[in-house]
RNA sequence: CCAGACGGUCGGAUGGCCGCUCGCCGCAACGGGGAAACCCGCGGCGGGAGGAAAGUCCGGGCUCCACGGAAACACGGUGCCGGGUAACGCCCGGCGGGGGCGACCCCAGGGAAAGUGCCACAGAGAGCAGACCGCCAGCGCAAGCCCCGUCUUCGGGCGCGGCCCGCCGGCAAGGGUGAAAGGGUGCGGUAAGAGCGCACCGCGGUCCCGGCAACGGGAGCGGCACGGCAAACCACACCGGGAGCAAGACCGAAUAGGGACGGCAGGCCGGGCUUCGCCCGGCGGACGUGUUUCCGCGUCGUCGUCCGGGUAGGUCGCGCGAGGCGUCCGGCGACGGGCGUCCCAGAUGAAUGGCCAUCCCCCGCACCAGCGGGGACAGAACCCGGCUUACAGACCGUCUGGUAGU
Repeated sequence: CCAGACGGUCGGAUGGCCGCUCGCCGCAACGGGGAAACCCGCGGCGGGAGGAAAGUCCGGGCUCCACGGAAACACGGUGCCGGGUAACGCCCGGCGGGGGCGACCCCAGGGAAAGUGCCACAGAGAGCAGACCGCCAGCGCAAGCCCCGUCUUCGGGCGCGGCCCGCCGGCAAGGGUGAAAGGGUGCGGUAAGAGCGCACCGCGGUCCCGGCAACGGGAGCGGCACGGCAAACCACACCGGGAGCAAGACCGAAUAGGGACGGCAGGCCGGGCUUCGCCCGGCGGACGUGUUUCCGCGUCGUCGUCCGGGUAGGUCGCGCGAGGCGUCCGGCGACGGGCGUCCCAGAUGAAUGGCCAUCCCCCGCACCAGCGGGGACAGAACCCGGCUUACAGACCGUCUGGUAGU
């Protein structure tokens, strides 16, 4: 220098002007309200998005609801081992398997010797395996081909054997099918073969050693019996009440409706009861409807005071927290502990913005000067720990492979 791996930091900077929101202080001054405190407002000072605020996928805090305790069942989740944590499906450190020359990366990585189920297509055979091609032994061999022997009148005849073919068997090495075909490589062995025998590797028991463990190493035994799938049911171990800040708590109008008391008005009939009275039903009556009557329709006590529920609206929940930063100690690490220091958004039609200047970065044009355009993803809404997803660009550290030089 090139190519890469891992971890981390930042996410345009500075200044001016004009705004928005929250908190504190003040009002001596300007405008409005109020008796005043004070409020609106005004003035000053200070705070004002993120690494993901996102998806809402896990785990918690908090709140309400349910619940006497425990266990079991059902349902859901998690699943190598050890540790961290408030907890987790997260993180750290290991182990095993796989990938990469390497730094390093990936793994839904427990149980298939409890049972059930499935293994499509292809293929002969897919689970108490199987024989299509192929290899091999035996038997037969009419015709055909080949070789040998023998006879011959030279046309051929006879005999033995082989190939082909047929029958009956052996085998599972090789081919072929498949995601998967009942260990792999080699030597021996055999008619051909085969763990049939042997060596090594793999696999399964046993014993020993190391490790908390997952697991690793060694010795010796077994000829291999026990295919795969548990993101199929299942068995085992562990965990789990439900809903969510529109949770939930408080204050509370106007209007309508409910209740209590009081004033005024209050006829008849029937019924009921707790019988000076109250309630219900009917008639009558009153009022209203277009001016009167009839017919019809609608309403039926009215006024005042008080009480309680709910709505609109408002307040709280709501910003000191598993908190940030620095440093020291323990630990390989996740993390834990001590000390010091800091206070760091709380909106609710919902603020966190706009303009200008200088600089920075990127792109295009241009020899330079310079000119033009642009500044990623995205934006709190109860909070916290994670995971996942999106993201222009810049920087830092450690390491790997290569190249060149010293």
Predicted 3D model of a 406-nucleotide RNA (Bacterial RNase P class A) from an Alphaproteobacteria bacterium. A source record names the gene rnpB. RNAcentral holds the sequence, with entries from ENA. The prediction has a mean pLDDT of 76. Rfam family: Bacterial RNase P class A. Its family is annotated with ribonuclease P activity, tRNA processing and dimeric ribonuclease P complex in the Gene Ontology.